[in-house]
RNA sequence: CGCUUGGAUAGAGGCGCGGAGCUCAAGAGUAUCCGAUGAUAAUGCCGGGAAGCAGUCAUCCGAGAAAGGGAUUUCCGCCGAAGUUUCAGCAAAUUUCCCGAUCUGCUGGUGCUGGGCUUGCAGAGAAUAUCUGCCGGACUGUCACAAUGUUUUGUGGAGCGCUAUCAAUGGC
Numbered sequence: 001c002g003c004u005u006g007g008a009u010a011g012a013g014g015c016g017c018g019g020a021g022c023u024c025a026a027g028a029g030u031a032u033c034c035g036a037u038g039a040u041a042a043u044g045c046c047g048g049g050a051a052g053c054a055g056u057c058a059u060c061c062g063a064g065a066a067a068g069g070g071a072u073u074u075c076c077g078c079c080g081a082a083g084u085u086u087c088a089g090c091a092a093a094u095u096u097c098c099c100g101a102u103c104u105g106c107u108g109g110u111g112c113u114g115g116g117c118u119u120g121c122a123g124a125g126a127a128u129a130u131c132u133g134c135c136g137g138a139c140u141g142u143c144a145c146a147a148u149g150u151u152u153u154g155u156g157g158a159g160c161g162c163u164a165u166c167a168a169u170g171g172c
Stems, first nucleotide, its partner, number of pairs: 003170001007166005014079001016078006023071002032063002035060006043054003046100006082113003086109006093102002114140002117137002120134005142157006
């Protein structure tokens, strides 16, 4: 000096990431409830069995939410931040129990994604909001290589990356 997907600590990217709270819109004059009128005896409560509960539907009058999903803003924690796929386990919810199913959350493993923006498509969603995935586009940080007017351009790569510092070991 170089090498090792080496180690530890610190750090950068920017419309950067996540969480919580306030406010607001939407959800929605919906669900639901009180009352009136009319029709009906079928059924409903995720599926099957058992049990339990409730009559059901429509119209009108009155009262009238919430959750999930968002926007703004403040604060907190952060820079594989985090998101997503899939598998396993645990817990909750769907009237109760058993067997299933669905869905939500958490934990662990696994694959993918450097970052945000955006045309298009697909899915989720009540939604024109928003989210997720994929293709493409320009932008941006970073490294390698090449060119160059010497600070830009081009090509390529991926966060298992990059920068700085520290300590130590082995090999050449």
This is a predicted structure of a 172-nucleotide RNA (Lysine riboswitch aptamer).
The coordinates come from a structure-prediction model, not an experiment, and the mean pLDDT is 76.